[in-house]
c-di-GMP-I riboswitch aptamer from Rubrobacter sp., 83 nucleotides, folded computationally. The model forms 95% of the base pairs in the Rfam consensus. The coordinates come from a structure-prediction model, not an experiment, and the mean pLDDT is 89. The sequence was found by an Rfam model in a public genome assembly. It matches the Rfam family "c-di-GMP-I riboswitch aptamer". Its family is annotated with cyclic-di-GMP binding in the Gene Ontology.

RNA sequence: CGGACGAAAAGGCAAGCUCGCCGCGAGACGGGCACGCAAAGUCGAGGGUCUCUGAAGAAGCCGGAGACAGCCUGGCUACCGAA
Numbered sequence: 001c002g003g004a005c006g007a008a009a010a011g012g013c014a015a016g017c018u019c020g021c022c023g024c025g026a027g028a029c030g031g032g033c034a035c036g037c038a039a040a041g042u043c044g045a046g047g048g049u050c051u052c053u054g055a056a057g058a059a060g061c062c063g064g065a066g067a068c069a070g071c072c073u074g075g076c077u078a079c080c081g082a083a
Base pairs, nucleotide, nucleotide: 005081006080012037013036016033017032018031019030020029022027035070041076042075043074045073046072047071048068049067050066051065052064053063054062
C1' cells in the first nucleotide's frame, strides 16, 4: 500500500408516523422525530414484489408502460484501522 474483516473513534443515512407538495397509481420530493443500517452510497443489470393499462373478461395467464436499491443476487465506488 492492497484485499479480507468489523473492535474502537469521527461522522453518515433515515424505517415508520406526521405535515406539505407532485403523480391515475405503486410511489417520489422537502421538514420533524428516530426503527434500524458497515455500504440503508450508487446502478432498474438478473430475479422478486407492487401500480396502471390492453386483450380477455370473474380472477388468473399473456402483452405494454411504470414503481420499489431499507426484498434478494450482482456491478461500480467509498470513511476509519484493533483482533